[in-house]
RNA sequence: GUAGAGGCGCGGCAAACAUCAGUACCGGAAAGCGUAAUGCCAGACAGCAGCUUUGCGGGAAAGGGAAUGCCGCCGAAGGGUCGGGGUGUGUCUGCGCCGCGAUGCCUGGGCCGGGGGAGAAGAUCUUCCGGACUGCCGCAUGGACAGUGCGGAGAGCUAU
Numbered sequence: 001g002u003a004g005a006g007g008c009g010c011g012g013c014a015a016a017c018a019u020c021a022g023u024a025c026c027g028g029a030a031a032g033c034g035u036a037a038u039g040c041c042a043g044a045c046a047g048c049a050g051c052u053u054u055g056c057g058g059g060a061a062a063g064g065g066a067a068u069g070c071c072g073c074c075g076a077a078g079g080g081u082c083g084g085g086g087u088g089u090g091u092c093u094g095c096g097c098c099g100c101g102a103u104g105c106c107u108g109g110g111c112c113g114g115g116g117g118a119g120a121a122g123a124u125c126u127u128c129c130g131g132a133c134u135g136c137c138g139c140a141u142g143g144a145c146a147g148u149g150c151g152g153a154g155a156g157c158u159a160u
Stems, first nucleotide, its partner, number of pairs: 001160004007074001009073006017065001025058003029054005038049003041094006077107003080103004085098004108134002111131008136152006
């Protein structure tokens, strides 16, 4: 350099369907407030909109999930940090979300339990701690195996 292995293995695309939710919003009725309050993620300054409550009649969507199918793969990939971009009415600051680039900073892998964050969420994602399991390598034990114990990390391991 090439080819491979770990297994509920990783990621991407599409998607029935469920949830979002009888929510936002629209219509109409009553009552109250009304130059103020309230609302537009938070604060300041603006801009815009009348607003609140209770019934009635209608009534979504996005993001996230996903049976199943296809594709690319085995640092697959996911985080952290740094730097730009977009976005949440305008400017500034903050916070959040989305995406791009860099980075041998962390993580072998999936599962279960608990805490934190995102989220409408008992879903899902992510991170931290703990637990057993599993693959790889090393050391020890074992007459040889099997097995057992300890340790390590993918920049690894096997074949060539």